Small-subunit ribosomal RNA from an uncultured prokaryote, 1391 nucleotides, folded computationally.
The sequence is in RNAcentral, with records from ENA.
The coordinates come from a structure-prediction model, not an experiment, and the mean pLDDT is 81.
RNA sequence: AAUGCAAGUCGAACGGAUCUGGGGACUUCGGUUCCCAGGUUAGUGGCGCACGGGUGCGUAACGCGUAUGCAACCUGCCUUCUAUUGGGGGAUAGCCCCGGGAAACCGGGAUUAAUACCGCAUAACACCACCGGCCCGGCAUCGGGUUGUGGUUAAAGCUUCGGCGAUAGAAGAUGAGUAUGCGUCCCAUUAGCUAGUAGGCGGGGUAACGGCUUACCAAGGCAACGAUGUUUAGGGGUUCUGAGAGGAUGAUCCCCCACACUGGAACUGAGACACGGUCCAGACUCCUACGGGAGGCAGCAGUGAGGAAUAUUGGACAAUGGACGAAAGUCUGAUCCAGCCAUGCCGCGUGCAGGAAGAAGGCCUUCUGGGUUGUAAACUGCUUUUAUAUAGGAAGAAAAUGCCUCUGCGGAGGAAAUUGACGGUACUAUACGAAUAAGCACCGGCUAACUCCGUGCCAGCAGCCGCGGUAAUACGGAGGGUGCAAGCGUUGUCCGGAUUUACUGGGUUUAAAGGGUCCGUAGGCGGGUCUUUAAGUCAGUGGUGAAAUCCUGCGGCUCAACCGUAGAACUGCCAUUGAUACUGAAGAUCUUGAGUAUAGUUGAGGUAGGCGGAAUUUAUGAUGUAGCGGUGAAAUGCAUAGAUAUCAUAAAGAACACCAAUUGCGAAGGCAGCUUACUGGACAAUAACUGACGCUGAGGCACGAAAGCGUGGGGAGCGAACAGGAUUAGAUACCCUGGUAGUCCACGCCGUAAACGAUGAUUACUCGAUGUUGGCGAUAUACUGUCAGCGUCCAAGCGAAAGCGUUAAGUAAUCCACCUGGGGAGUACGCUCGCAAGAGUGAAACUCAAAGGAAUUGACGGGGGUCCGCACAAGCGGUGGAGCAUGUGGUUUAAUUCGAUGAUACGCGAGGAACCUUACCUGGGCUAUAAUGCCUCUGACACUUCGAGAGAUCGAAGGUUCCUUCGGGACAGAGUGCAAGGUGCUGCAUGGCUGUCGUCAGCUCGUGCCGUGAGGUGUUGGGUUAAGUCCCGCAACGAGCGCAACCCCUAUCUUUAGUUGCCAGCACAUAAUGGUGGGGACUCUAAAGAAACUGCCCGCGCAAGCGGUGAGGAAGGUGGGGAUGACGUCAAAUCAUCAUGGCCCUUACGCCCAGGGCUACACACGUGCUACAAUGGCCGGUACAAAGGGUUGCAACAUGGCAACAUGAAGCCAAUCCCAAAAAGCCGGUCUCAGUUCGGAUUGGGGUCUGCAACUCGACCCCAUGAAGCCGGAAUCGCUAGUAAUCGCGUAUCAGCAAUGACGCGGUGAAUACGUUCCCGGGCCUUGUACACACCGCCCGUCAAGCCAUGGAAGUCGGGUGUACCUGAAGCCGGUGACCGUCAAAGGAGC
Repeated sequence: AAUGCAAGUCGAACGGAUCUGGGGACUUCGGUUCCCAGGUUAGUGGCGCACGGGUGCGUAACGCGUAUGCAACCUGCCUUCUAUUGGGGGAUAGCCCCGGGAAACCGGGAUUAAUACCGCAUAACACCACCGGCCCGGCAUCGGGUUGUGGUUAAAGCUUCGGCGAUAGAAGAUGAGUAUGCGUCCCAUUAGCUAGUAGGCGGGGUAACGGCUUACCAAGGCAACGAUGUUUAGGGGUUCUGAGAGGAUGAUCCCCCACACUGGAACUGAGACACGGUCCAGACUCCUACGGGAGGCAGCAGUGAGGAAUAUUGGACAAUGGACGAAAGUCUGAUCCAGCCAUGCCGCGUGCAGGAAGAAGGCCUUCUGGGUUGUAAACUGCUUUUAUAUAGGAAGAAAAUGCCUCUGCGGAGGAAAUUGACGGUACUAUACGAAUAAGCACCGGCUAACUCCGUGCCAGCAGCCGCGGUAAUACGGAGGGUGCAAGCGUUGUCCGGAUUUACUGGGUUUAAAGGGUCCGUAGGCGGGUCUUUAAGUCAGUGGUGAAAUCCUGCGGCUCAACCGUAGAACUGCCAUUGAUACUGAAGAUCUUGAGUAUAGUUGAGGUAGGCGGAAUUUAUGAUGUAGCGGUGAAAUGCAUAGAUAUCAUAAAGAACACCAAUUGCGAAGGCAGCUUACUGGACAAUAACUGACGCUGAGGCACGAAAGCGUGGGGAGCGAACAGGAUUAGAUACCCUGGUAGUCCACGCCGUAAACGAUGAUUACUCGAUGUUGGCGAUAUACUGUCAGCGUCCAAGCGAAAGCGUUAAGUAAUCCACCUGGGGAGUACGCUCGCAAGAGUGAAACUCAAAGGAAUUGACGGGGGUCCGCACAAGCGGUGGAGCAUGUGGUUUAAUUCGAUGAUACGCGAGGAACCUUACCUGGGCUAUAAUGCCUCUGACACUUCGAGAGAUCGAAGGUUCCUUCGGGACAGAGUGCAAGGUGCUGCAUGGCUGUCGUCAGCUCGUGCCGUGAGGUGUUGGGUUAAGUCCCGCAACGAGCGCAACCCCUAUCUUUAGUUGCCAGCACAUAAUGGUGGGGACUCUAAAGAAACUGCCCGCGCAAGCGGUGAGGAAGGUGGGGAUGACGUCAAAUCAUCAUGGCCCUUACGCCCAGGGCUACACACGUGCUACAAUGGCCGGUACAAAGGGUUGCAACAUGGCAACAUGAAGCCAAUCCCAAAAAGCCGGUCUCAGUUCGGAUUGGGGUCUGCAACUCGACCCCAUGAAGCCGGAAUCGCUAGUAAUCGCGUAUCAGCAAUGACGCGGUGAAUACGUUCCCGGGCCUUGUACACACCGCCCGUCAAGCCAUGGAAGUCGGGUGUACCUGAAGCCGGUGACCGUCAAAGGAGC
């Protein structure tokens, strides 16, 4: 809460009104009136409306479930039985008339009936009284039967005559009412609640019991086994899940309850305190003439609103059921049907068979190909459920009533007719033709299913882990695949998995978790024997456990879902009979648990008092003089007013050295000088006494370190706060100097600690070893046994492991306490305690995907041990300051190409940028060409000359090849196609190569063994070494990659061989020279060997090995140097050496050319050169290398030039000739400490050479010029012997050269190392760890702004609730009742 419907029916209860039909009478032919029959209807009356249907507000309750009772009750309609139905009366609605009102409706008058109402009569087996009499029973009150006397109370008619009704009573059935046992959610941060409250007596009331109500008496009742209170919620059968136990649930169907706009109330009635009744109050809506009225969809449809979301304003009473009726029948949104929704369950289909050219297309690919989609399609054959069309076409219906026959009455039998909403539906047949019909999710793991493209920490995904930063099976798309299928996914909720609340079925040393400790109340549990009982327990039987549901069998719809039927089950409750082992109850008894007694032992057990010495501080006196004190070092402080130090005396307070321990005592906290008093305990022995007296223990009581609080004392030392001094970036700290509270005492609070063994108490059982305390046997510290303690190590066993292990964390029992992811948080709020501080109890929102334990391997440590290295130290020389060279950063630029960036980039790639190189920039050009291969064609092209141009290039002219086995080839050009090209990107997609740790001594494996495992062992340990080198030991035994050795150079010797090398001896020649003959001796060259191994000696040592001014030897302990770089680390470097995946460009990011740039220049850094001078510069003279290079070359020598160099030119393809002079050195001279005869930058001028070309931008020579610089701050580098330092020589690249660089070569040639504390790096062992991207780790606190959640807040607003009070409707009960009423009444209106 629009609209419609959902409860009416009966004329066989009644009076009327009206319609139809028939008949009669009258008639003005319009009609009127009477009788009969049938129908309809407002009203009186009867029955129904308390059923059926809806909803879940309320309710934590006898509401529901289950079981039992009512001896305390009612029951219309229905059934059975008994008795009766006699005779009267007055009204009233309706109708008619009048009136009021907008309406709803109301008022008045006249008249009328009944199965409406009221008297009268009769009456008991009803009711009341006489607490009447007798008998029986039970459950306390009591109940039943029988009987006597008295009193009271009833009725209705209708009829078709068959009957239907009416009254009283007794039973039955049905349905209500009521009482009780048991069960029934969360919160104790709800612990006390209650005055009609618990009970009694009397009265009242009810159908009935009852504080249901009232007066009085009396003070009880409920509660830790959870009262009271708040919140939430209808209960059950069931449903879902689960192996079960459980957990969750209360839709549909059935039973019960409650409710009907909200609250209250009664009336009527058999039944209501009544969904479609009444009254009152309230809110809301509607109508109104403003005076007043009407209404209640949580019935069926439907509407609006709300919402993520939920249907038709349908058909029928044909069936089932209900109300009324005698019946026909009427009514029935109950019900039966239909409609909507894939919401669920079930069934069916979307075709089946063949078919490889494995088609096309798609996708992938290792791409002339292959794979996959895929027998899939096409194609051929077959089938026809379904759809479509046509035709047929149900069951559900039984009849009842009525009719006929029989019957005394119930009733029985028979014949016929009629009735279908669904619905022309289900179903059947025929026709037709694969015809009409497939989607959704997913494909990283869990979890079945993989590739490509796009994207590039973006877009996005995500249940958890997690994916995405350019090769994404994880995002999006595609192909393919997987799963399910008319559905598939998502979301929400419940159970499961979760033994993750653990009854079944968990835990508490360290993961969360044992109360700080004792005593003890309730409770729980409890020793042996006997008897009784039978509560628990077990068994049988009976009742109940509604139906439906679940399960099983059978059956019906074509199957199934679904339905029917039968059984089983409903694990429960009640009653009864029996059993008696165990538990309980009652009784008796026992001694072993427990306690007591006796004479002992023991101890820092407790309380109170007394006493003691050492030390400290202070005071006084004395001695004595300049410092004391304190620290890493200092300072503050004290001290010449005499400190510190020393001595004496005195005072004070606190604590008790040695003994002393791994000991002892105590419940725990805790307890320590000696002694006295009082007092608690434990142990052992005896086995005398009691006789289970026991254990645990929620609440409760007591004790309870330190700190803190209150009152009063005390105060030496120490010492929070505080002050000062230091340290430090700071230092509200660590250190120092002071110092208040406190520490001490008495009394009273507090009540907490890592109150710890992080391990509750008690009892029993289960191998041992060893130490120790106190007893006893026993006179004893041999020794041994036993009891009670305190420790250590281990077996079995346990444990995640670490570990525990008769003092259990083992095996069992009892009781208590506690835990359930981390954070929020032991916080907030509330309450209790406290003087306070605070304590106890103790959440949630929100947030994270972890937090945590034990152990393992690494890494790390301003942890430990040990060892090594130019790591430090000891030395020598540098860098950092100057000038220049070179590289880098930065800046600049058109470009200053790119890369390398701590060590491990920076004289690096580059071992050679004027052009080229060249990758960069500007400009000009080309588009298949700058190159190559294959194929075809041509025979030229090149070249020369000229012109244009910066050149590339373009144009013109000249020019027209060579070889040949005659096939062809070479070369060049053109063409065509296949392969282009890219120093563009990604070194974080890669190969290869490289740096570094580090030439450090490590890194691993097989088998075995240990461990649940990760892992360990081996590889650790004791020694030793350069070394994981070797030795010894050992649950290890072996092996591999590394170390070492094998290779090269060098140091010595031997042999062989002597040319271009060498020349001792013999000759020749020369001015001179191995120049020549010759020689192999020597040097040397270059091949082969030898040699060094701790082999020998001494000492030490088990050995390995070490030491020695040892011997010998050229060399001695790896002789020196090189090559050689384990497993791995740094996403180290390189895509620009090269190679290469992917991406990108293709008239350009490719290619050609000219010019420019890579060479810039305020600056900064790295690496070097040259210097600053006298150990030097300059001049002259003079001596000695090695290793290299050389024909486009090195070039002697000669000439010229001051020189660079030029010209000419011998020799040499090299042990032959040349480069080539080695330099420092040595000898002599000069300079004399200066910005110089140091230093050479810079600049000017003139030249030489290379080269097509030295302007940007080469080197060299000569003359001139002559800058900075006088040894370098902080800091930092190299080097341990032929090394550092110093001196020159050569080579590669190369036309030339910016080379002072790089790589080699030789000459001269030192110093120092005590040593391993420290710095750096590394190896091994060990330890801690919250690290594992591994300390460059991890991680804590604060904070702008924003957001989320929560707490507080002066207050303000609203809701709920308690108590007290005010006003008080309807109604009920009572009183009264002048008015009404048959005058008297009953009764009523009214008050």